Transfer RNA from a Candidatus Melainabacteria bacterium, 73 nucleotides, folded computationally. The organism belongs to Candidatus Melainabacteria, within Bacteria. Its mean pLDDT, the model's own confidence on a scale to 100, is 81. The sequence was found in a public genome assembly. It matches the Rfam family "tRNA". The family's RNA type in Rfam is transfer RNA.
RNA sequence: GGGCCCAUGGCUCAGUUGGUAGAGCGCCUCCCUUGCACGGAGGAGGUCAGCGGUUCGAACCCGCUUGGGUCCA
Numbered sequence: 001g002g003g004c005c006c007a008u009g010g011c012u013c014a015g016u017u018g019g020u021a022g023a024g025c026g027c028c029u030c031c032c033u034u035g036c037a038c039g040g041a042g043g044a045g046g047u048c049a050g051c052g053g054u055u056c057g058a059a060c061c062c063g064c065u066u067g068g069g070u071c072c073a
Stems, first nucleotide, its partner, number of pairs: 001072007010025004019056001027043005049065005
């Protein structure tokens, strides 16, 4: 330098026709307990890496950029 893959809550990851963004863990509140843990109920938390394009509509399709992984030279 080139090819391919990845980037989504704090962490690990789903998201299969392009049509309201989700789970587990973690965090907060309440219940339970003498207290802690476990358990139960509820809640907060997102520029879907960035910019642009296509589309009535984009996390999802296209281009470029950034970062990471891998292979080739």